[in-house]
Molecule: SAM riboswitch aptamer (S box leader)
Organism: Gordonia malaquae NBRC 108250
Formats: sequence, structure tokens, C1' cells
RNA sequence: AAUUCAUCACGAGCGGCUGAGAGACUGGCUCUUUGACGCCGCAGCAACCGGUGGGACCACCCACUAGGUGCUAAUGCCAGAGACGAUGAACG
Repeated sequence: AAUUCAUCACGAGCGGCUGAGAGACUGGCUCUUUGACGCCGCAGCAACCGGUGGGACCACCCACUAGGUGCUAAUGCCAGAGACGAUGAACG
């Protein structure tokens, strides 16, 4: 890489650098030189994995969480697709 499973209408932004496109794809619509997108720092959200505690134990559920990810415009922005994409976990 591929495969499997789960989730995707909740939630959470400031600063610095850079400088023209960005929101996966197609159509729409939107964001953007009043600086978007991206990168870095800090902060936060969340609870997928891990950890701790409780429900006597497993499963499962709940709470917390300084660890590993993720996320912090708009319902995955909307519609579409013999099911596309993203994230996590497992396998490899």
C1' cells in the first nucleotide's frame, strides 16, 4: 500500500512567519491581501487508543486524564459517486 471495524449535524482560537490561492474530486456555494491555505508556538476541544478510579470480576458502562493520535469557518459546507474522503484502532 491493501484489508477489517468504528466515527464524521456536539465541541474548541490567539500570536508569530509566509504571501495566493483554499475548502479532497465534479458542480454549486463559501473563505481569502481587513492576509486565507500552510508551518511554528501556546491555549483549548474531544475521548479513538493508552492510563487511573468506580459499577465485586470479564464483557460493557460511567468519571477523570499530565501519555499516543486527532481536531479547533460553514452538517464531511451542500449535492453527486454500485461508496468518494478524513480520523482512530487492529492486521500487515